[in-house]
RNA sequence: UGCAAGUCGAACGGAGCCAACCGACAGAUUCCUUCGGGAUGAAGUCGGGGAAGCUUAGUGGCGGACGGGUGAGUAACGCGUGAGCAAUCUGCCUCAUAGAGGGGGAUAACACAGUGAAAAUUGUGCUAAUACCGCAUAACAUAGUUUUUUGGCAUCGAAGAACUAUCAAAGAUUUAUCGCUAUGAGAUGAGCUCGCGUCUGAUUAGUUAGUUGGUGGGGUAACGGCCUACCAAGACGACGAUCAGUAGCCGGACUGAGAGGUUGGACGGCCACAUUGGGACUGAGACACGGCCCAGACUCCUACGGGAGGCAGCAGUGGGGAAUAUUGCGCAAUGGGGGGAACCCUGACGCAGCAACGCCGCGUGAAGGAAGAAGGCCUUCGGGUUGUAAACUUUUGUCUUCAGGGAAAAUAGUGAUGGUACCUGAGGAGGAAGCCACGGCUAACUACGUGCCAGCAGCCUCGGUAAUACGUAGGUGGCAAGCGUUAUCCGGAUUUACUGGGUGUAAAGGGUGCGUAGGCGGGACUGUAAGUCAGAUGUGAAAACUAUGGGCUUAACCCAUAGACUGCAUUUGAAACUGCGGUUCUUGAGUGUCGGAGAGGUAAGCGGAAUUCCCGGUGUAGCGGUGAAAUGCGUAGAUAUCGGGAGGAACAUCGGUGGCGAAGGCGGCUUACUGGACGAUAACUGACGCUGAGGCACGAAAGUGUGGGGAGCAAACAGGAUUAGAUACCCUGGUAGUCCACACUGUAAACGAUGGAUACUAGGUGUAGGAGGUAUCGACUCCUUCUGUGCCGGAGUAAACACAAUAAGUAUCCCACCUGGGGAGUACGAUCGCAAGAUUGAAACUCAAAGGAAUUGACGGGGGCCCGCACAAGCAGUGGAGUAUGUGGUUUAAUUCGAAGCAACGCGAAGAACCUUACCAGGUCUUGACAUCCUUGGAAUCUUUAAGAGAUUAGAGAGUGCCUUCGGGAGCCAAGAGACAGGUGGUGCAUGGUUGUCGUCAGCUCGUGUCGUGAGAUGUUGGGUUAAGUCCCGCAACGAGCGCAACCCCUAUUGUCAGUUACCAUCAUUAAGUUGGGGACUCUGACGAGACUGCCGUUGAUAAAACGGAGGAAGGUGGGGACGACGUCAAAUCAUCAUGCCCCUUAUGACCUGGGCUACACACGUACUACAAUGGCCGUUAACAAAGCGAAGCAAAGCAGUGAUGCAGAGCAAACCGCGAAAAACGGUCUCAGUUCAGAUUGUAGGCUGAAACUCGCCUAUAUGAAGUUGGAAUUGCUAGUAAUCGCAGAUCAGCAUGCUGCGGUGAAUACGUUCCCGGGCCUUGUACACACCGCCCGUCACACCAUGAGAGUCGGGGGGACCCGAAGCCUGUAGUCUAACCGCAAGGAGGACGCAGUCGA
Repeated sequence: UGCAAGUCGAACGGAGCCAACCGACAGAUUCCUUCGGGAUGAAGUCGGGGAAGCUUAGUGGCGGACGGGUGAGUAACGCGUGAGCAAUCUGCCUCAUAGAGGGGGAUAACACAGUGAAAAUUGUGCUAAUACCGCAUAACAUAGUUUUUUGGCAUCGAAGAACUAUCAAAGAUUUAUCGCUAUGAGAUGAGCUCGCGUCUGAUUAGUUAGUUGGUGGGGUAACGGCCUACCAAGACGACGAUCAGUAGCCGGACUGAGAGGUUGGACGGCCACAUUGGGACUGAGACACGGCCCAGACUCCUACGGGAGGCAGCAGUGGGGAAUAUUGCGCAAUGGGGGGAACCCUGACGCAGCAACGCCGCGUGAAGGAAGAAGGCCUUCGGGUUGUAAACUUUUGUCUUCAGGGAAAAUAGUGAUGGUACCUGAGGAGGAAGCCACGGCUAACUACGUGCCAGCAGCCUCGGUAAUACGUAGGUGGCAAGCGUUAUCCGGAUUUACUGGGUGUAAAGGGUGCGUAGGCGGGACUGUAAGUCAGAUGUGAAAACUAUGGGCUUAACCCAUAGACUGCAUUUGAAACUGCGGUUCUUGAGUGUCGGAGAGGUAAGCGGAAUUCCCGGUGUAGCGGUGAAAUGCGUAGAUAUCGGGAGGAACAUCGGUGGCGAAGGCGGCUUACUGGACGAUAACUGACGCUGAGGCACGAAAGUGUGGGGAGCAAACAGGAUUAGAUACCCUGGUAGUCCACACUGUAAACGAUGGAUACUAGGUGUAGGAGGUAUCGACUCCUUCUGUGCCGGAGUAAACACAAUAAGUAUCCCACCUGGGGAGUACGAUCGCAAGAUUGAAACUCAAAGGAAUUGACGGGGGCCCGCACAAGCAGUGGAGUAUGUGGUUUAAUUCGAAGCAACGCGAAGAACCUUACCAGGUCUUGACAUCCUUGGAAUCUUUAAGAGAUUAGAGAGUGCCUUCGGGAGCCAAGAGACAGGUGGUGCAUGGUUGUCGUCAGCUCGUGUCGUGAGAUGUUGGGUUAAGUCCCGCAACGAGCGCAACCCCUAUUGUCAGUUACCAUCAUUAAGUUGGGGACUCUGACGAGACUGCCGUUGAUAAAACGGAGGAAGGUGGGGACGACGUCAAAUCAUCAUGCCCCUUAUGACCUGGGCUACACACGUACUACAAUGGCCGUUAACAAAGCGAAGCAAAGCAGUGAUGCAGAGCAAACCGCGAAAAACGGUCUCAGUUCAGAUUGUAGGCUGAAACUCGCCUAUAUGAAGUUGGAAUUGCUAGUAAUCGCAGAUCAGCAUGCUGCGGUGAAUACGUUCCCGGGCCUUGUACACACCGCCCGUCACACCAUGAGAGUCGGGGGGACCCGAAGCCUGUAGUCUAACCGCAAGGAGGACGCAGUCGA
């Protein structure tokens, strides 16, 4: 902005249009013509006319209360279901009966006049009706009175009769009909009442004055406090009133196995609403969505005076929003309104349009097709995969496109949909595939990029350089015109448990009793029929759902029939159980009688021991207290001790998992009062019982109030200690309090962490109280039984631990309580309290856990047992000095790198001047210093010159080899190209291998069996024993494996065999085992023997074994070595080597010269040498080893030198030759000093190795002669041929050793013992630890202010109470104004309207 409610002229008077006809204008056409004209007169225009017909502003009738929309309100008789109205109405419709006579007065329209911008409105005049009003007639109507019959739970109803009173009507017409009036009946619709059902909150417990009832009156269609006057004081509420919050209800829908839970969009029924609030009018029906009035908000018009409006109708617009459609076609169908009808109206409705929003169906091709194409991706480089997938060949035509035909829906006519569905023909694979996921749950995996970044994420979590988890790609999986996400609901969730859970320790038993309401309740008989069960009837709308059929090509969808709707009501029956009524019983419960036990309670009195204080005596210097002290007390006489006195509190022994009590709790003795339990008995009552929300009472300690009391003890407080501190633990004091009386508080780990009652279900053994029996003639003992209190244990239960007749077992009843952790037993509110505080008791926010029981470890300033140079007992050291060496730090061009508590630091390095060498500076090379392949050339190779620091560069000369099938080949050298080389670059936290360490500690496991739901346990623990999980015994274990031990090597004794280079007793010989000889000895080295707790004794369980002894070279693994279980430390090493990935490639690779790894305020580790007399020095004599090494070697004798060493070179490839002892012993000297100790440092002069000794080697001689006089805290090694001490050799090596690895010589001391330190093993215990105590974890503070509480206040909303003004309007009153119908002759009256007033009132 348009449309959605009009219609009827067959109710009415008008108005308009229009035919015939009449008049005027006009003049086409035709005819005549004397061409001047005449006749004809159509269409058209104007006026009159008005038959028939049409239209309709108004009056009138019906409709507008339906249909359509929305869900704001409503927790209600609103809705659902079932009843009721004897307390009701109902237009149009149907049926029936009867009727419609005769009059009257107005009024719109219209005309004229007026007001206003408009909307609108006023006055005067005319007129009609199915509009309005009297009169007549009238009952089977209504009302009243009287009366008869009859029914009902009551008020009362129904039927009949008589009398009285009252009330009707309308016409139209085409003559078919349609209307009108009264009454009755029906149907439909509506109104009212009642039973039952219908969300959350008690941190809402009391609400209510028309409230509850009655009487009179009013009002309504009708009952009713619906309204009013009066009277009474009721009514509702723990079975949840009132208040607050939320919400339209239902058929149904979603989900679920069901029971349930959630929900009420579409369709259907009901209700409510129509801009907000109030109100009535009209009408059959409204307090009325497209009617009226008033008030408010908003919008619009206006001349500012005043007016107009209501899309939660259909479209559409704006706004809001994550988000929701066309200002379409048609009344053809179905339905509705009006009309007699034709017909008109109908955004109801039928259709179309938009949206994958849902459900259903279909397609995007099908068959063949391996060179397994290309491309992509991956790759172990071979290939694999995409993949018959594509291309290609053949073929089909659903959908689609084009053309032709063309419906049913409708019957006699009418088709918006719609040229739609459908059919036929033609064309061509042509036009038609996406989304999500791929770590597990959960189907589906690789590559690259990224590097705790970017990101992912439902949960667990992923990402820190090899990410199947992020991003991309390839591949794969799932679904498919959809897919994925988000939100919500149900399920899984037995996780609110009715079906169907729990409460000892996981969340959860009230602190305890008494008892109200309520719930539940013993035996027998009988009645009833509320519950219960069965049958029948009514209802449970339709749609939906289920089943079976049918219709659209199928399906979705639609149609038909049946079932179902588990409910409610009525009725008939049954009587077991529950309920209710009656009768009865004794076993539950209670009473009586007798008896004994007890820290049961309250009050009063009494007693002794002890502490403290006071007085007096004796007596003297300390007492007291502690881990040790001090504060404190004491010469003014303490402590100690004796005597006397005061006062308060508590009651040793008995005393006991003994007793009593409901619990808290109760302990000297006596008395008074008093509660309960128990045993025996069976006289009495006759179910009187159990539990118990609220309620009432009791209720440890601490605390509070008032008044007493106060000895000891003792919060607070003071002092002394301890300590880094010590507002603590310890000590000295000390006040409240502890005690009493009265009153309050009302809580505790008030615990058995276990509510009460009843019944049942194997035992064993204590203890307390009682009774009975047996027995000896009884003090015992034993048996039975009741009540209480403990332990063990079976079934059963339980997650396990455990419980187990005192249940946590099996059952019943009642109460209380729980529903993840924290926030929090907090906040707010309320109640209680003097206060402290108690009771009740959340949420926001936050986490993915919190928790229980048990298991294996680890740990403990837990326990038990045991071991180790672990401590102790000893010896010698380190830490102090100087030097050597390694490390840190610092420095530097570089001081290459690694190792880091033990378990890095004389370590890798068994040897850095160059080399090594990895580092630095400079100079150089780029297929490379090294490997393989290819091409070309050349033998290889050797000698030599020049430049340069050298690498390198440029030349010269010599040399022509080996095999051959005669083609060539092998090796080597040079040049070139590219594949590639190379890396001591990174990562030991990607790895292999190797190694360290716990630890040579005695452990670590498995199979089968058994136990346990399981993790796991057992074995492997226990009693002994051992160096040992070594062995023995026992045992639900029996066996086995890796470790231990043994087997192996060296060493200690010896036998046999063998004797050279070794040996030499006897014989001979020599300077000399030198030689002959010997095979005895030593020795060498091969095979043996020997030692096994074998023997004896003692102890022990008779075992294992231990102790002692004998014999023996050796005695209890004889002494050493090699040998290192399962595992731990992300232990060490990418720089021995190997190796994944990453990185460099004219350099992070390679070569060369020089430098550096050797620096030096400092710190640490490991060693050497010393500080001296057990020594230094000198001398003498002759000594005494073992194990090694030696040819670019060891080197003797001899000579030279002070010496290092040199010259020289015998011998020896070694039991043959060589290298070679020192300490020790003997003698002398030194005489306690910085020395005749010590030797650093430095000067000078030499030696050796080596191209080379400056940076930077070792040695010698001489001179110099530092620190140091035995080492703080702390700390190391060692138990016997060991420590200590002395020297020797070797590897590396040109040279360089205080280091390392070996060798022998001399050769001790001590061990009571296991309390303690460290480390380890086994058993056990606790645990909130499990990257395992280097663990875990608590609080304050600082900063921020996300959430919550409080906060001086401030703003807004809802509700309630009191009060003021009071619109419209109904009702009531009034009689001021006006007034047609009726009455009256008239005056006037009746009645009405307006006005005014009042109650109520938004």
This is a predicted structure of a 1402-nucleotide RNA (small-subunit ribosomal RNA) from an uncultured bacterium. The coordinates come from a structure-prediction model, not an experiment, and the mean pLDDT is 83. The RNAcentral record of the sequence draws on ENA, Greengenes and SILVA.